[in-house]
Predicted 3D model of a 103-nucleotide RNA (c-di-GMP-I riboswitch aptamer). The model forms 90% of the base pairs in the Rfam consensus. Model confidence (mean pLDDT): 78 of 100. Its Rfam family is "c-di-GMP-I riboswitch aptamer". Gene Ontology term of the family: cyclic-di-GMP binding.
RNA sequence: GCUGCAAUUAGGCAAACCAAUGGAAACAUUGGGACGCAAAACCACGGGGCUAAAGCGGAGGGAAGUGAUUCAUUCCGGAUGCCAUGCCAGCCGGGCUGCAGCC
Numbered sequence: 001g002c003u004g005c006a007a008u009u010a011g012g013c014a015a016a017c018c019a020a021u022g023g024a025a026a027c028a029u030u031g032g033g034a035c036g037c038a039a040a041a042c043c044a045c046g047g048g049g050c051u052a053a054a055g056c057g058g059a060g061g062g063a064a065g066u067g068a069u070u071c072a073u074u075c076c077g078g079a080u081g082c083c084a085u086g087c088c089a090g091c092c093g094g095g096c097u098g099c100a101g102c103c
Stems, first nucleotide, its partner, number of pairs: 001102004012037002017032006035090001042095002045093003048088003055082002061076004
């Protein structure tokens, strides 16, 4: 530097699910457990995806107000929706490091 094929050697990680904990949630950590993985080690740089606490917004309803109605106004509850500063590296690309073989 190339390959991840064959052989050999040492092995490594751990999906779903369950329990506990943290969190608004997505999800993460620990233990159990193995679907799989040649980087399924690490890094949120690019794309993509997940969540929506707070924030924005305000369908519709109720109350006050008015002699009554209506309008303006105020208050209460609040749907759909938007939104990352949160999350996903085992979604893809990229960066970087390691192991085995060959040259």